[in-house]
RNA sequence: UGGCGCUUAGCUCAACGGCAGAGUGCUCUCCUUAUAAGAGAGCGACGAGGGGUUCGACUCCCCCAGCGCCAA
Repeated sequence: UGGCGCUUAGCUCAACGGCAGAGUGCUCUCCUUAUAAGAGAGCGACGAGGGGUUCGACUCCCCCAGCGCCAA
């Protein structure tokens, strides 16, 4: 320098262009003599950043940043 991939909740990860979810975490409650385990409820995302297309974008297109892999 070129090509490809990734960026979503505190963390690890999902999601045919049509309501953004799971596990874990945190808070409260139940259970227990108490703790752990278990059960229930709740808390949670300006979707890395900026534009565009579309009735509608995590998803498609462009730009930009970071990280990783490959090639030179």